[in-house]
Source information:
Guanidine-I riboswitch aptamer from an Actinomycetes bacterium, 105 nucleotides, folded computationally. The organism belongs to Actinomycetes, within Bacteria.

């Protein structure tokens, strides 16, 4: 000084608008209107919970001619995290995605 890994997935919440379904309110009919309508469908957290993955370190068992190799059990570890404006997608938005970015420390 560089470069790489540590930061999967799933369910669930905080949160979010307004395609559906409900609600209101209109109406002669309406395929209108209204998310500043509580709600259900839906969208969801890197820094929220919960699970299982998975990696890692011992360490036991089994295959193999065999030390490597490779399939499994059991235990230990998996830290830290303060962050805009601004555009993006989807019906629309939002701790979604651009991003563990720019920035600060």
């Nucleotide at each position: 000084g560089a470069c790489g890994u540590c930061a999967g997935u799933a369910c669930c919440u905080a949160g979010g608008g307004u395609u559906c379904c409900g609600u209101g309110c209109a109406a002669a009919g309406a395929a209108g209107c209204a998310g500043u309508c509580a709600g259900g469908u839906c969208c969801g957290a890197g820094a929220g919970g919960u699970a299982c993955a998975a990696a890692u370190c011992a360490u036991c068992u089994g295959g193999a001619a065999g030390u490597a190799c490779u399939a499994g059990g059991u235990g230990g570890u998996u830290a830290c995290a303060c962050g805009g404006a601004g555009g993006g997608a989807u019906a629309a938005a939002a701790g979604c995605c651009c991003g563990g970015g720019a920035g600060a420390u």

The sequence was found by an Rfam model in a public genome assembly.